Notes:
Predicted 3D model of an 85-nucleotide RNA (c-di-GMP-I riboswitch aptamer) from Desulfosporosinus sp. OT. Its Rfam family is "c-di-GMP-I riboswitch aptamer". Rfam describes the family as follows. GEMM was predicted in a large-scale screen for bacterial structured RNA regulatory elements.
């Protein structure tokens, strides 16, 4: 310098849950809270999964459809701490 990433060391995130606030929903944002995380940083023009205001479509009826969510559900691509066992 690069890899490799420890029952260390230092810094970091922050699941289920509650409590406000948002949304049509999923979820998302903020307190608390830790289940975990070596990218559990960012990115949704790859798959997957959720949701349907809304637009289709029924005899009825999510039935069918992201433009909406998820990067903590894979893959990928991008940046970056810290240690050197």
């Nucleotide at each position: 310098a690069a890899a490799c990433g420890a029952u260390a060391a230092a810094g970091g995130c922050a699941a289920a849950c509650u409590u406000g606030g948002u949304g049509a929903a999923a979820g998302c944002c903020a307190a608390g809270g830790a289940c975990g995380c070596a990218a559990a940083g960012c990115c949704a023009u790859g798959g997957g999964u959720c949701u349907u205001c809304c637009a289709u479509g029924u005899u009825a009826a999510g039935g069918u459809g992201a433009a909406g969510a998820u990067a903590g559900c894979c893959g990928g691509g991008u940046u970056a701490c810290c240690a050197u066992a």